Predicted 3D model of a 72-nucleotide RNA (transfer RNA) from a Candidatus Portnoyibacteriota bacterium. NCBI's taxonomy places the organism under Bacteria, Bacteria candidate phyla, Candidatus Portnoyibacteriota. The sequence is in RNAcentral, with records from ENA. Rfam family: tRNA. Its family is annotated with triplet codon-amino acid adaptor activity in the Gene Ontology. The family's RNA type in Rfam is transfer RNA. The prediction has a mean pLDDT of 84.
RNA sequence: CGCGGGGUAGAGAAGCAGUAUCUCACCUGGCCCAUAACCAGGGGAUCGUUGGUGCAAUUCCAACCCCCGCAA
Numbered sequence: 001c002g003c004g005g006g007g008u009a010g011a012g013a014a015g016c017a018g019u020a021u022c023u024c025a026c027c028u029g030g031c032c033c034a035u036a037a038c039c040a041g042g043g044g045a046u047c048g049u050u051g052g053u054g055c056a057a058u059u060c061c062a063a064c065c066c067c068c069g070c071a072a
Base pairs, nucleotide, nucleotide: 002070003069004068005067006066007065010024011023012022013021018055026042027041028040029039030038048064049063050062051061052060
């Protein structure tokens, strides 16, 4: 240099065109003598970057950056 997979909230994942969802964590309240557990509510991601297509892009296309693997 070539090929494949991946990058989405603090962490782990889902979502393959139509207002980005779930679990844990975090915050508040309830319950309890108290903590954990449990119950209710809440905040948090301009979806790796920049362009393109399109009414509309996390999703499709291109280039680049980063991580993992294969081959040489």